This is a predicted complex of two RNAs, RNase P RNA and transfer RNA, with 426 nucleotides together. It holds a member of the Rfam family "Bacterial RNase P class A". Its mean pLDDT, the model's own confidence on a scale to 100, is 76.
RNA sequence: UUUUGAGAGCAGGCAUUCGCUCGUCGCCUCGGCGGCGGGAGGAAAGUCCGGACACCACAGGGCAGGUUGCUCCGCGAAAGCGGAGGCAGCGGCGGCCACAUCCGCCGCUGACGGCCAGUGCAACAGAAAGCAGACCGCCCUGCGCUUCCCGCGCAGGGUAAGGGUGAAAGGGUGAGGUAAGAGCUCACCGCUCGUCUGGUGACAGGCGGGGCGCGGUAAACCCCUUCCGGUGCAAGACGAAAUAGGGGAGUGGGCGGCCCGUCCGAUACUCCCGGGUGCGUCGCGUCAGAUAAAUGGAUGCCGAACCGCCUCGGCGGGGAACAGAAUCCGGCUUAUCGCUCUCAAGAAACC
RNA sequence: GGUGCGGUAGCCAAGUGGUAAGGCCCGGGACUGCAAAUCCUGUACUCGGCGGUUCGAUUCCGCCCCGCACCUCCA
Numbered sequence: 001u002u003u004u005g006a007g008a009g010c011a012g013g014c015a016u017u018c019g020c021u022c023g024u025c026g027c028c029u030c031g032g033c034g035g036c037g038g039g040a041g042g043a044a045a046g047u048c049c050g051g052a053c054a055c056c057a058c059a060g061g062g063c064a065g066g067u068u069g070c071u072c073c074g075c076g077a078a079a080g081c082g083g084a085g086g087c088a089g090c091g092g093c094g095g096c097c098a099c100a101u102c103c104g105c106c107g108c109u110g111a112c113g114g115c116c117a118g119u120g121c122a123a124c125a126g127a128a129a130g131c132a133g134a135c136c137g138c139c140c141u142g143c144g145c146u147u148c149c150c151g152c153g154c155a156g157g158g159u160a161a162g163g164g165u166g167a168a169a170g171g172g173u174g175a176g177g178u179a180a181g182a183g184c185u186c187a188c189c190g191c192u193c194g195u196c197u198g199g200u201g202a203c204a205g206g207c208g209g210g211g212c213g214c215g216g217u218a219a220a221c222c223c224c225u226u227c228c229g230g231u232g233c234a235a236g237a238c239g240a241a242a243u244a245g246g247g248g249a250g251u252g253g254g255c256g257g258c259c260c261g262u263c264c265g266a267u268a269c270u271c272c273c274g275g276g277u278g279c280g281u282c283g284c285g286u287c288a289g290a291u292a293a294a295u296g297g298a299u300g301c302c303g304a305a306c307c308g309c310c311u312c313g314g315c316g317g318g319g320a321a322c323a324g325a326a327u328c329c330g331g332c333u334u335a336u337c338g339c340u341c342u343c344a345a346g347a348a349a350c351c
Numbered sequence: 352g353g354u355g356c357g358g359u360a361g362c363c364a365a366g367u368g369g370u371a372a373g374g375c376c377c378g379g380g381a382c383u384g385c386a387a388a389u390c391c392u393g394u395a396c397u398c399g400g401c402g403g404u405u406c407g408a409u410u411c412c413g414c415c416c417c418g419c420a421c422c423u424c425c426a
């Protein structure tokens, strides 16, 4: 200098003028007018989480339902965020003569508890898909063909090394071994059990045992673990207005009627249908603030990105992204023209 | 403003881990003198979009886009 990644900040500026809206003061012919002051964001968005606040419910515990998820520490009311670390995946660089799936360093990413608690799922293909499996192949034996060998066919058996199918075929590499093979045996790696050491811990390392029995899937049911009462400002509070006249069902006492009853009528209460009112104030804001919602336009100057030209430093053009508060706050996510700064890694040039 | 539900062919829609039923419409054929009806047959390259989990996603998870419905007060 440049590339990539992560994080933070800004996201047009100034002046004049014409408007919009809120507050306050003054004038007023009560319609307004004038002065002064305030007037969008990093996301105001999505409403995905959590809270404040309000009403309802509530002895305690459990079930159901939802939710959290490597470890330690810190911040926070909670959600969540940050730092350090572990493990896994990917990438870069270096090292081991060389290579690598080995070792070391660095960066990025990770919804990163548990499939030896139980249950389930795996289409198609394939011989076989879960304590599996002989299609081809390999090997042995017998019989037949063949003069014999070789070879071929049939029958019986052995075999998971090789081929083929699949996302996945029940440890890997090498050597021994064998009729051919096989953890059958051995070495190393992996796995697992026990133990020791280090670490707060996730975890790592050493030693010994076991030939390996225990593959995948939990953003499948589920198990373990963390936390959770419900509804949401159209919550809710106050004032004003309205509550006329009806229908149906049920219950209870007395009243009235007569053809004296399990009757009818009127009446009281409860529920349902239906009817009426549908206005204002508060909730509602630390100087934005409404009840359909203001925060804008024009002109001038300056102006980043970007485009073109060339003498490589200028000239000309160009003219600012996403977007728009509605009770408030803390997060997450999504949209966003670009600019600046910081950190990390890589590359190139120079010293 | 808040809450809930949905998006599958031109239309109505089933399917909720294994490669997308059915009906209407439409295209082609048969039947008919020509049609209608009837019969046979065909049509899903983003299951609203983008990512993730998984061998595999319409289905499970996350984030966006679009549509619909409900929610005032008094008595």
Stems, first nucleotide, its partner, number of pairs: 001347010012302007020039008041322001045333002048331005053232004065228002069224001070085006086112001087110009113223002118221002120217002135163002137159009171189006190212001191210008236282004246273006253267001255265003258261001276425001306317005352422007361375003369406001377393005399415005